[in-house]
Context: one part of a larger RNA
RNA sequence: CCCUCGUUAAGGAACUAGGCAAAAUAGCCCCGUAACUUCGGGAGAAGGGGUGCCGCCGGUAGGUGAUUCGGACUCGCGCCGGAAAGCCCAAAGCGGUCUCAGUAAAGUGGCCUGGGUGACUGUUUACUAAAAACAUAUGUCUCUGCUAAGUCGUAAGACGACGUAUAGGGACUGAUACCUGCCCGGUGCCGGAAGGUUAAAAGGUGGGGUUAGCGACUUCGGUUGCGAAGCUCUAAAUUGAAGCCCCGGUAAACGGCGGCCGUAACUAUAACGGUCCUAAGGUAGCGAAAUUCCUUGUCGGGUAAAUUCCGACCUGCACGAAUGGUAUAACAACUUGGGCGCUGUCUCAACGGGGGGCUCG
Numbered sequence: 001c002c003c004u005c006g007u008u009a010a011g012g013a014a015c016u017a018g019g020c021a022a023a024a025u026a027g028c029c030c031c032g033u034a035a036c037u038u039c040g041g042g043a044g045a046a047g048g049g050g051u052g053c054c055g056c057c058g059g060u061a062g063g064u065g066a067u068u069c070g071g072a073c074u075c076g077c078g079c080c081g082g083a084a085a086g087c088c089c090a091a092a093g094c095g096g097u098c099u100c101a102g103u104a105a106a107g108u109g110g111c112c113u114g115g116g117u118g119a120c121u122g123u124u125u126a127c128u129a130a131a132a133a134c135a136u137a138u139g140u141c142u143c144u145g146c147u148a149a150g151u152c153g154u155a156a157g158a159c160g161a162c163g164u165a166u167a168g169g170g171a172c173u174g175a176u177a178c179c180u181g182c183c184c185g186g187u188g189c190c191g192g193a194a195g196g197u198u199a200a201a202a203g204g205u206g207g208g209g210u211u212a213g214c215g216a217c218u219u220c221g222g223u224u225g226c227g228a229a230g231c232u233c234u235a236a237a238u239u240g241a242a243g244c245c246c247c248g249g250u251a252a253a254c255g256g257c258g259g260c261c262g263u264a265a266c267u268a269u270a271a272c273g274g275u276c277c278u279a280a281g282g283u284a285g286c287g288a289a290a291u292u293c294c295u296u297g298u299c300g301g302g303u304a305a306a307u308u309c310c311g312a313c314c315u316g317c318a319c320g321a322a323u324g325g326u327a328u329a330a331c332a333a334c335u336u337g338g339g340c341g342c343u344g345u346c347u348c349a350a351c352g353g354g355g356g357g358c359u360c361g
Stems, first nucleotide, its partner, number of pairs: 001356008010347002014345001019342001027051005036041001038175001052097005062088003067083005073076001098102001103107001110340007117332002122134002139172006150159003176327004181257003186254002188250005195245003201239002206234005213226005258276005285319001286316001297313005
C1' cells in the first nucleotide's frame, strides 16, 4: 500500500450524478392504524407498549382418555349421558430477582409522501440491458360453411381438429371507468358491370417465296416477263376474359385533419366579419409533457439558496382520440422529486483483527 472485517468524540448526507455503500429496522403478544378505493384492499400502514428467570395462583383451566356406570334402540367394530386413573399442560394476575442490555447469540421488514410509465401475476437480450420492452385478460375489424380459411410439403400426406362460426386463422388495441370527433381526394380492400382498352385463341381480306406451263428477245449458251395447283412465310377487318380505366362503398383499413386580413366606448384581446385553398381543416380531453426548439418560458409551492420536482397558465418549434385519448385503486429489484429515522458517504480521519504485497533475515 491492497483486500476483508470491527469500533469511533462532535456533527449527521455537509458526500455524491444519485444516500452508491454502510448503518438502522427486525421474531412473537397486545393496543392502535389515514387519504384513497374497483369495497377486495390500502395494512405488518403509520405509531406505541410488553418480552429473561424464580415463587404463588396451580399440576388449576383446558386437552387426551385406559377403565367403568346408566339409557334408548334399528342389537352394532354403533348412538346418547355421567364418573374417571394415567399422560400433556397454559394464559391472565400477584409477588420476587439479576444484568448496560431478557426476540441478550444466530437468523429476522427501515418507514412516510408527491409525480411519471405500465393495469395486475407473468416473459425477455444463456455470457454487459429485467425495463416504460414482450405477453396478458378485454375490445374491435377481417377471413373461414367444412375436402373450412390458413400453414408445411414437388407430391402423397399432415397440422388446423378427431374441432364446426360461443369455432378456427390474420391484424390492431391492451384490466377497469368515461369516451373514441371530421375526411373515401390518394393508396388498399369490397361490390358493380353499361361503355373504353386488352392476351392466347378463332378468323383469313391481302401480300411475299417456290414453279408445271406460257409469252417476248436471242450470239441458241441464255436473258427477261407473266404465272395455275400444291407447299410455305407473313398478315388486315371481325370475335375475344379477368385486369386496368370507369361507377359506388369502406378509416378500431394505410393514412390525413389549413392560410391571410379586419373588427368591441383606455389598452389589450377578438365572441364577429371578409377572403383564398382543401377530401376534410384537430372535436372531447390533455398540454413547457418520457412530446416544448427558443427555455433555467411565466406565476405559485417547497429550500437560507433549486437548470431537478409539484400545481397552474397555453405562445402545442412538432399532443390528441384502439398507430387509442383522458382518469385510475392495487401492483413494480422500473423511473423522478421531498421528508423522518439512521449512520465513517462526508467534515477528517484514527485505532484494531485476519489475509496479501513490500523490506530485512